[in-house]
Context: one part of a larger RNA
RNA sequence: AGUACAAGGGGAAUGCCUUGGCAUCAGGAGCCGAUGAAAGACGUGACAAGCUGCGAUAAGCUUCGGGGAGCUGCACAUAAGCAUUGAUCCGGAGAUUUCUGAAUGGGGCAACCCGGCACAGCAAACCUGUGUCAACAUACACUGAAUCCAUAGGUGUAUGUGGGGAACGGCCUGAACUGAAACAUCUAAGUAGGGCCAGGAAAAGACAUCAACAGAGAUUCCGCUAGUAGUGGCGAGCGAACGCGGAGGAGGCCAAACCAGUUGAAGCAAUUUGACUGGGGUUCGGACUGAAACGUGAGUAAAACUUGUUAGGAGAAUGGUUUGGAAAGACCAUCCGCAGAGGGUGAAAGACCCGUAUCCGAAAACGAGUUGAAUCUAUCAGUAUCCAGAGUACCGCCGGACACGUGAAACCCGGUGGGAACACGGGAGGACCACCUUCCAAGCCUAAAUACUACCUGAUGACCGAUAGUGGAGCAGUACCGUGAGGGAAAGGUGAAAAGGACCGUGAGAACGGAGUGAAACAGAACCUGAAACCUUGUACUU
Numbered sequence: 001a002g003u004a005c006a007a008g009g010g011g012a013a014u015g016c017c018u019u020g021g022c023a024u025c026a027g028g029a030g031c032c033g034a035u036g037a038a039a040g041a042c043g044u045g046a047c048a049a050g051c052u053g054c055g056a057u058a059a060g061c062u063u064c065g066g067g068g069a070g071c072u073g074c075a076c077a078u079a080a081g082c083a084u085u086g087a088u089c090c091g092g093a094g095a096u097u098u099c100u101g102a103a104u105g106g107g108g109c110a111a112c113c114c115g116g117c118a119c120a121g122c123a124a125a126c127c128u129g130u131g132u133c134a135a136c137a138u139a140c141a142c143u144g145a146a147u148c149c150a151u152a153g154g155u156g157u158a159u160g161u162g163g164g165g166a167a168c169g170g171c172c173u174g175a176a177c178u179g180a181a182a183c184a185u186c187u188a189a190g191u192a193g194g195g196c197c198a199g200g201a202a203a204a205g206a207c208a209u210c211a212a213c214a215g216a217g218a219u220u221c222c223g224c225u226a227g228u229a230g231u232g233g234c235g236a237g238c239g240a241a242c243g244c245g246g247a248g249g250a251g252g253c254c255a256a257a258c259c260a261g262u263u264g265a266a267g268c269a270a271u272u273u274g275a276c277u278g279g280g281g282u283u284c285g286g287a288c289u290g291a292a293a294c295g296u297g298a299g300u301a302a303a304a305c306u307u308g309u310u311a312g313g314a315g316a317a318u319g320g321u322u323u324g325g326a327a328a329g330a331c332c333a334u335c336c337g338c339a340g341a342g343g344g345u346g347a348a349a350g351a352c353c354c355g356u357a358u359c360c361g362a363a364a365a366c367g368a369g370u371u372g373a374a375u376c377u378a379u380c381a382g383u384a385u386c387c388a389g390a391g392u393a394c395c396g397c398c399g400g401a402c403a404c405g406u407g408a409a410a411c412c413c414g415g416u417g418g419g420a421a422c423a424c425g426g427g428a429g430g431a432c433c434a435c436c437u438u439c440c441a442a443g444c445c446u447a448a449a450u451a452c453u454a455c456c457u458g459a460u461g462a463c464c465g466a467u468a469g470u471g472g473a474g475c476a477g478u479a480c481c482g483u484g485a486g487g488g489a490a491a492g493g494u495g496a497a498a499a500g501g502a503c504c505g506u507g508a509g510a511a512c513g514g515a516g517u518g519a520a521a522c523a524g525a526a527c528c529u530g531a532a533a534c535c536u537u538g539u540a541c542u543u
Base pairs, nucleotide, nucleotide: 001542002541003540004539005538006537007536008535009534015528016493017492020464021463022461023460024459025458026457027456028455029453030452031164032163039100040099041098042055043054044053046078050074051073061094062093063092064091065090066089070082071081072080105114106113107112115133116132117131118130119129120128121127135161136160137159138158139157140156141155142154143153168199169197170196171195172194173193179186183233209216210215220247221246222245223244224243230238231237251445252444253443254389258279259278260277261276262275263274264273265272266271285387286386287385288382289381290380291379297376298375303371304370305369306368307367308366309365310364312360313359314358318333319332320331321330322329334351335350336340342354343353344352394418395417396416397415398414399413400412404430425440426439427438428437429436480487481486500527503514504513505512506511
């Protein structure tokens, strides 16, 4: 030095475990903010660095309920206290809530600096405290230039806005990679990205719609129709509708004609004309004329009742022997069950604990439902006259969007230039014309069925089990890296219980040797199990 065996060190795999994740289902909730949000800074404890809670009333204050014996958070020590005159704790409603932050008196390098006005503390000029002071929009009032009336401007009061938020929504804007086996029309795609804005949903929506000679009857979503008809360098691709079956189901209001009132302008006046308010009226058209009719149908506020949410309460039934450190195991005998879901307890418990089935419960706040004032609402006939949304419809040109790439290209939207009719009228039925059919544009609102899940509650898993599962099971968006945008870890397990090794010896100490605890200390905190690499010791053999 090598080989073999044995014993150690080292190391962290493996096994077992789970406080944490992941996914789904059901229900709830779906916004917060100038009454100052989200997010933070700094404080706050007897001792207090961090986290949590809270805010100079500072691990808390008041009150109303629950609850019933211990309590002073994580956090296991000491001190000092509190509590059946009901604490701690849980829930409802309040109070307080420094400074920054939309941040809003002014400034500013966020958490800081400096003010005006009024009032108070004092007698006071200083100082301190409390309140208040941004901008914009709208409405109203008062003022008010150049410039007579006026207008701009100014001032005041009231109301609102501003910022944040996971996805879902609407509008505006809007790529490229890619595919076409290259590439330009095309595709990707109106996607990603950017901007504005809203709601618990949003958007759409009550036929100038379809259909086809029969009819349907707002919108939205789903299944078919159908990868059909079409469209397409007729390439790659894109891709309907009618109709059918379902979910859901709801319809309303103005403008105008006409009537009345207030008020303005023109005019000597008669009168004409405009604005506003109220009635009337809304497509089965209405006004108007005549007749009939005073109750048909909707419908919310307060309040009452019912029910749910935010604390809770009751809740059956077992003993012995034995092994063991420990019984829930084994054996023997027994009981409950509308409860043999699950978790815990020194191993494996229906009957030990928490629970579970079932039943019960709210002073206060909030949600839903029922009843329900107010309020709104209607019939028939006639058809002479009046009304029925104009720079609109439509046309030319240019674009966009429609499954539809300009095509025979309708329908819809925009820009631009022209520019109607008036119900005896007008639009549509895929160029266009006729006939026929159908509908009534140029005003507004509208629940449900649909989309999503930051958030709360419950449940589930042929989901993970610490290199997995969230990046994060531990004080993690931390440490650390980067000028910055941004990037972004590692790190779980003593034991049933700290019983966490008093005391003695050696040592400067770390530690070691005894002793003691424990079932176990080769469970001693560098702590369950403890593989391999690698290192060492002992013995044997070989060289």

Predicted 3D model of a 543-nucleotide part of an RNA (large-subunit ribosomal RNA, domain I) from a Paludibacteraceae bacterium. Its Rfam family is "Bacterial large subunit ribosomal RNA". It was read from a public genome assembly.